About this RNA: Transfer RNA from a Clostridiales bacterium, 72 nucleotides, folded computationally. Its mean pLDDT, the model's own confidence on a scale to 100, is 82. It matches the Rfam family "tRNA". Rfam's curators write: Transfer RNA (tRNA) molecules are approximately 80 nucleotides in length. The organism belongs to Eubacteriales, within Bacteria.

[in-house]
Formats: sequence, structure tokens, C1' cells
RNA sequence: GCUCUGAUAGUCUAACGGACAGAACACCCGGCUACGAACCGGGAAAUACAGGUUCGAUUCCUGUUCGGAGCG
Repeated sequence: GCUCUGAUAGUCUAACGGACAGAACACCCGGCUACGAACCGGGAAAUACAGGUUCGAUUCCUGUUCGGAGCG
């Protein structure tokens, strides 16, 4: 340099182009308990960035950034 691939809450991870973007752990509040842990109920929190296509984009296309693999 070229090709392929990944990027979604603090972490791990879902989502035929059409849910309010869904879970788990963690966190916060409450219950339970003598107090904790566990357990139960509730809550906040995310689509790497910039464009494009589309009635509609996490999803498709282009570029950029960062990570991974291969080739030279």
C1' cells in the first nucleotide's frame, strides 16, 4: 500500500429497512433482613464520526477514525 472484517449503555451482548433500540451484569431507589449477601419490585444509561440513498437507516452506500485478520 491492497483486501476482508468489527465498532450499540460503565462492561458483555441482541435487533427481516418499519417496536418506545431489547436483555444480562454493574449502578441508583425501595422492599425483605437485627445488619449485610442473596432474592423481589422500580429507575437512569447506548447505535464511533461526517455525508448519501429511502416515506422510513443500528441495518444499505461513500469517506474518516480506531481495533482485528490476510496479502504484498